RNA sequence: AGAGUUUGAUCCUGGCUCAGGAUGAACGCUGGCGGCGUGCUUAACACAUGCAAGUCGAACGAAGCGCCUGACUAUGAGACUUCGGUUGAAUAAGAGGGAUGACUUAGUGGCGGACGGGUGAGUAACGCGUGGGUAACCUGCCUCAUGCAGGGGGACAACAGUUGGAAACGACUGCUAAUACCGCAUAUGACCACAGCAUCGCAUGAUGCAGCGGUGAAAGAUUUAUCGGCAUGAGAUGGACCCGCGUCUGAUUAACUGGUUGGUGAGGUAACGGCCCACCAAGUCAAUGAUGCAUAGCUGUACUGAGAGGUAAAACAGCCACACUGGGACUGAGACACGGCCCAGACUCCUACGGGAGGCUGCAGUCGAGGAUCAUUUGCAAUGGGCGAAAGCCUGACAAUGCGACGCUGCGUGGAGGAUGAAGGCCUUCGGGUUGUAAACUCCUGUCAUAGGGGAACAGGCGAGGGGUGCUAAUACCACCCUUAGUUGAGUGUACCCUAAGAGGAAGCGACGGCUAACUCUGUGCCAGCAGCCGCGGUAAUACAGAGGUCGCAAGCGUUGUUCGGAUUUACUGGGCGUAAAGGGCGCGUACGCGGUUAUGUGUGUCAGAUGUGAAAUCUCCGGGCUCCAACCCGGAAAGUGCGUCUGAAACUGCAUAACUCGAGUCUGGGAGAGGGAAAUCGGAAUACAGGGUGUAGCGGUGAAAUGCUUUAAUAUCUUGUAGAACACCGGAGGCGAAGGCGGAUUCCUUGAACAGUACUGACGCUGAGGCGCGAAAGUCGGGGGAGCAAACAGGAUUAGAUACCCUGGUAGUCCCGACCUUAAACGGUGUACACUCGGGGUGGGGCCUUUCACCGGUCCCGUCUCUUAGCUAACGCGUUAAGUGUACCGCCUGGGGAGUACGGCCGCAAGGCUAAAACUCAAAGAAAUUGACGGGGGCCCGCACAAGCAGAGGAGCAUGUGGCUUAAUUCGAUGCAACGCGAAGAACCUUACCUGGAUUUGACAUACAGCUGCACGAUCUAUGAAAGUAGAUCUCCUUCGAGGGUGCUGUACAGGUGCUGCAUGGCUGUCGUCAGUUCGUGCCGUGAGGUGUUUGGUUAAGUCCACCAACGAACGCAACCCCUUUGAUAUGUUGCCAGCGGGUCAAGCCGGGAACUCGUAUCAUACUGCCUGUUUACGCAGGAGGAAGGUGGGGAUGACGUCAAGUCAGUAUGGCCCUUACAUCCAGGGCUGCACACGUGCUACAAUGGCAUAUACAGAGCGACGCAAGACCGCAAGGUGGAGCCAAUCGCAGAGAGUAUGCCUCAGUUCAGAUUGGGGUCUGCAACCCGACCCCAUGAAGUCGGAUUUGCUAGUAACGGCGUAUCAGCUACGACGCCGUGAAUGCGUUCCCGGGCCUUGUACACACCGCCCGUCA
Repeated sequence: AGAGUUUGAUCCUGGCUCAGGAUGAACGCUGGCGGCGUGCUUAACACAUGCAAGUCGAACGAAGCGCCUGACUAUGAGACUUCGGUUGAAUAAGAGGGAUGACUUAGUGGCGGACGGGUGAGUAACGCGUGGGUAACCUGCCUCAUGCAGGGGGACAACAGUUGGAAACGACUGCUAAUACCGCAUAUGACCACAGCAUCGCAUGAUGCAGCGGUGAAAGAUUUAUCGGCAUGAGAUGGACCCGCGUCUGAUUAACUGGUUGGUGAGGUAACGGCCCACCAAGUCAAUGAUGCAUAGCUGUACUGAGAGGUAAAACAGCCACACUGGGACUGAGACACGGCCCAGACUCCUACGGGAGGCUGCAGUCGAGGAUCAUUUGCAAUGGGCGAAAGCCUGACAAUGCGACGCUGCGUGGAGGAUGAAGGCCUUCGGGUUGUAAACUCCUGUCAUAGGGGAACAGGCGAGGGGUGCUAAUACCACCCUUAGUUGAGUGUACCCUAAGAGGAAGCGACGGCUAACUCUGUGCCAGCAGCCGCGGUAAUACAGAGGUCGCAAGCGUUGUUCGGAUUUACUGGGCGUAAAGGGCGCGUACGCGGUUAUGUGUGUCAGAUGUGAAAUCUCCGGGCUCCAACCCGGAAAGUGCGUCUGAAACUGCAUAACUCGAGUCUGGGAGAGGGAAAUCGGAAUACAGGGUGUAGCGGUGAAAUGCUUUAAUAUCUUGUAGAACACCGGAGGCGAAGGCGGAUUCCUUGAACAGUACUGACGCUGAGGCGCGAAAGUCGGGGGAGCAAACAGGAUUAGAUACCCUGGUAGUCCCGACCUUAAACGGUGUACACUCGGGGUGGGGCCUUUCACCGGUCCCGUCUCUUAGCUAACGCGUUAAGUGUACCGCCUGGGGAGUACGGCCGCAAGGCUAAAACUCAAAGAAAUUGACGGGGGCCCGCACAAGCAGAGGAGCAUGUGGCUUAAUUCGAUGCAACGCGAAGAACCUUACCUGGAUUUGACAUACAGCUGCACGAUCUAUGAAAGUAGAUCUCCUUCGAGGGUGCUGUACAGGUGCUGCAUGGCUGUCGUCAGUUCGUGCCGUGAGGUGUUUGGUUAAGUCCACCAACGAACGCAACCCCUUUGAUAUGUUGCCAGCGGGUCAAGCCGGGAACUCGUAUCAUACUGCCUGUUUACGCAGGAGGAAGGUGGGGAUGACGUCAAGUCAGUAUGGCCCUUACAUCCAGGGCUGCACACGUGCUACAAUGGCAUAUACAGAGCGACGCAAGACCGCAAGGUGGAGCCAAUCGCAGAGAGUAUGCCUCAGUUCAGAUUGGGGUCUGCAACCCGACCCCAUGAAGUCGGAUUUGCUAGUAACGGCGUAUCAGCUACGACGCCGUGAAUGCGUUCCCGGGCCUUGUACACACCGCCCGUCA
């Protein structure tokens, strides 16, 4: 940074798609370890259980426990005894007391439960962000300062008693303490009221000072030194309120509002305020978007992007809001309070049915929802918070761990050597290649994981002992410091380190047609499937599936969703509107926007500097810490493009003031005009109708007709009258108007523009959302009018139909008046205004110059048309009347279809109009230009293309091919021209590929190897059989004796296939077409496809040649070169020839000879528009001469680039597929010849230009040994017998026939024609039944010239006539290929049919008109 996709190709417009990044993700496959992060996006659904806010006994009473003391009581050792008793240690229980306690705590009281933690439902708002304000405010705990704390009182919990209730929870009576509560006193400050002075402020006002009056405080505790209390002031922190600016969508939401807007007064609040209330006024907000609806927490930031932007708001951080839903207040410094209260509601739970309890959007966890998101863990050790004097207690904040590849980041899965390039896999042209140094193997290493051992940091504090300092009367106490030994770790025996063992435990996922890096095989056969877009798959799929290989990333890889990018595809940066989507139908004009020249002031915008702020985190940079590195973390800098304040500048902009005249307007003048009219009058032509006259059979209409009119007199014609509508000529790319539009003449009323004069005003201007007006035709309503025309309708035609085009009629309507409608291809498909930018030509209006006047001419302004430079444009084109260059403003566009449709709203009497979507669907739709092709477009030209002719086909019979039918088989192919007497230059068997039946299996044929056995191979014979074959018999080798050659058998490879695919192919062929075309190099033109050249003007058979030309050359084609033929020359002279000489025959080049002629074979020559005349620039054309031949002399061979997936796998070759005791091979018989029929190609005829008979003349080209065969004889003949000659210019086939001569036939189904059939023969062949040809005799069919239609041919041609050859035993040949003989007619010409060439034009076609495509139906 781009790429794919519209087309045959191109350029443009334009959409769709892809490559990149990101993610709180999910899904599929896979999964070794660590670090750091992160984890219910859905149901603000419901929640079991545990925990998440307590603490203070140094505020208070009380209770309990421990300790000390211990009254009273009981038991009672021992001693004494008067035996009645006395005394009494000790034990048990224990009242009371305690200046007892590192004890516990229900209650009173204090502080904290307003923080921390969660969530984003609501909220479009001063909610948030940013910057300000409060002279309109509050602030517990904390800090500082000043001052104070005197003296009293009465209660309520706890507790005790009674009592209600199931419970929750109370009720009554009684006792009691306080730092709880309440008076009194005091008042430096404070607050209130009054009047005053001074200073200051933008205003309401603020501050200070002194005066007088009034109001309001307190609490104590203890270890005696501290803590706490009260008042006031200040600070800090936190909060409250107000304001400027910014903050989403839609107008198919346009009007909203009654405490609403403002005022006065009172209330309320910490405080301003309609915050609330009473009264008064009637306002306030809104297209700069009010109101209502929908959506949404906002931000720092995050992602993306070059940026501007766009999107998002998870984690972290700031603010806000919420706490089951809704409402409310209380307490308090702070709440209208997540784990407080009250009320209502829903839900859940308990209940004794009376009544109660609850709120996970705290941490875990459960159900549910969902594609989807974790542990009912450990600990207060650290950091932080609450309480406390402190120890300490509490803390699901937090610190940790666990789970999840969810993300970012790091490491590993080994390293080095190792070629027989192992095996295996895959591919293969079978040679090999690849996997691949990869593995094995050798030598090493030891990260991570595993095991064992050692082992931190995070700890600071706390209390105790000792010492010091301070305080003090004090060696108490307390505070601080030093020191000693202790004590405190959840994570944790963790990080880290050492040791051990062993490559041992650790690689997948996606892709491989293009975009996009990476290719082959197999399977499949429009099936299965793939696919992000284009698109793959119908038998050779690099696109499906599998495999091998390769590419990419890697503990991940792909897919899906979302978002930014690419997309300049909403365009501020940075787009457009003539034809691609897009200029409003036109004007007037409101708001907004923009605005001429000069000067002064100001300083709104603008610019510069300084300063404050823009939280931290994040991003960037620098430095540092985790062993190094990274993620991550720490410190600093920078940045944060913004807002505020101060100072300055004054060009531009704004504002103010003063002026100006060029913009704009007014005035004056004479002209132009289909400008308008709710004015009137007039005119002629035409048409129709009516009256009258003349006149008679048609008129009218059409491509042709018919409907229609007409003997009741039409049409035509003359005359008179009536009616309505429109105004010929002039008339013009002419004029006027804003557009729609405006056309006979005259008068009246009236708008606008241009020109000229330059007197006046002095920016008064431009544009113009809404708004208002005008607005063709058709249509609507009411009233008139109605000649012509004419939707609808009717009839007639046309047609397959014809609800059309054509014709005959005909109603609304068209016309006038009034009122609506408001749309058009309302178009220059081009908004309005202004300015600037080369020219040429025309035209309308006005002026000036020129001229005596006029014409002509020149020039200025305005309008209008055309060509063009620069420039613009995708191109076409535009081009001073811009689509050029700029300015201002408005309107409109954002892929095609759905659709200018639905719904809603507004307008309308209605018809309908204006505004205007979505679902769904496609990958295009489109503009311009290019090359072709096509056209029932045009121009030019050619061809037996038509025409002019001749002979035919189509009718008959037969032959032959094809289709169809039939069949066991009728083998296969060829199918418009360009298949059909074609492959087939020859099917009785063979051929033969088909059918039936019978056989064979390494094979009928080739090569190789191995083994075996014998034997030559082979020939003959026998049996059986239809044959093939099967079974058997006989004869027979060479040799250096190893074997070899040959042969047979067995086995393996293989043979074989006329089986399929001509749409896998080669080669060959047909066709357009022997048509004149098809291209290239360089140059030039075009953004490009492409063009030019090759077009144009002549000319030609021809892109043949010439001329001109941005072309100049060249190639393949044309022509020529080659062959035959026509004339001549030279050479040669047998088998050919015979003029002259000689010989000779019945005759005959027969013989000697000859080389003249014919002829044969070679080699040359000739023809070139060369010459003449005319014409032409040239090329050339026409005529002529000469010549055997004259304008490519005639014919042949020769077939450009290409088209038809044309034909052929059955001629051969050949890829792939298929069969292998058969789809191969052999044999016999049959079939290819089958016959209701249809078609093609031919032959023979239909007769007198003929038929028959007799006689008679003249060819060329071929062929012949498996052959041609003479003479002679036999047969009516086919033919037979026989066999001279000939390997052929020697002999033979071989008699040419039409023709000519004579005779007969005399127009008929015949003396035409010969089919068919009967009989008899001949020949070939193993064999003529299916199924041959020929001969003879007899028979004697259709047919009397052929409908529509159609074929060939332009001169030695058509037509007619015979002759030969290939194939071949024979033949279906009447076919094919050749040969000669006789030998015409016609061509005006290019309108038409067919085919073709060139130029041009239109195209929505490009598979190219056998195209494309619309509607209906299925």
The RNA shown here (small-subunit ribosomal RNA) has 1418 nucleotides and comes from an uncultured bacterium. The RNAcentral record of the sequence draws on ENA and SILVA. The coordinates come from a structure-prediction model, not an experiment, and the mean pLDDT is 83.